Predicted 3D model of a 64-nucleotide RNA (transfer RNA) from Spermophilus dauricus. Lineage of the source: Eukaryota > Opisthokonta > Euteleostomi > Theria > Spermophilus. The prediction has a mean pLDDT of 81. It matches the Rfam family "tRNA". Rfam classes the family as a transfer RNA. About the family: Transfer RNA (tRNA) molecules are approximately 80 nucleotides in length. Rfam links the family to the GO term triplet codon-amino acid adaptor activity.
[in-house]
């Protein structure tokens, strides 16, 4: 000096956050795979700025 974002790989970016892959349920199968549909689950902690902060500033924590 960098990089922290559902279970896992990333995206996002001042105005409450979203993909793909897992998982859940249900339909399809004689069963199991594929396939459709469908819930749930997320901003590394603490302060500051600001009307409002994952997004900016400071510290701090863990990797690197």
């Nucleotide at each position: 000096g960098g990089u922290g974002u559902g279970g896992c790989u990333c995206a996002g970016u001042g105005g409450u956050a979203g993909a793909g892959c897992a998982c859940u349920u249900g339909c399809u199968u004689a069963g199991c795979a594929u396939g459709c549909a469908u819930a749930g689950g997320c901003c590394c902690u603490a302060g500051g700025u600001u009307c409002a902060a994952u997004c900016c500033c400071u510290a701090g924590c863990a990797c690197c």